[in-house]
RNA sequence: GCGCGCAUAGCUCAGUUGGUAGAGCACACCACUGAUACUGGUGGGGUCCUAGGUUCGAAUCCUAGUGCGCGCA
Repeated sequence: GCGCGCAUAGCUCAGUUGGUAGAGCACACCACUGAUACUGGUGGGGUCCUAGGUUCGAAUCCUAGUGCGCGCA
């Protein structure tokens, strides 16, 4: 330098006929206990890497860029 893949909650990830964003763990609170732990319940938390474009509507499609990984040279 060229090609491919990945980027979504604090962490690990799901979400592919485009239709108002989810799970597990973690965190806060409540119940339980003499008190913890365990267990159960409730809740908070995301400008879906950035900037444009297409569309009535984009995490999802297109373009460019950034970061990381793999391969080739």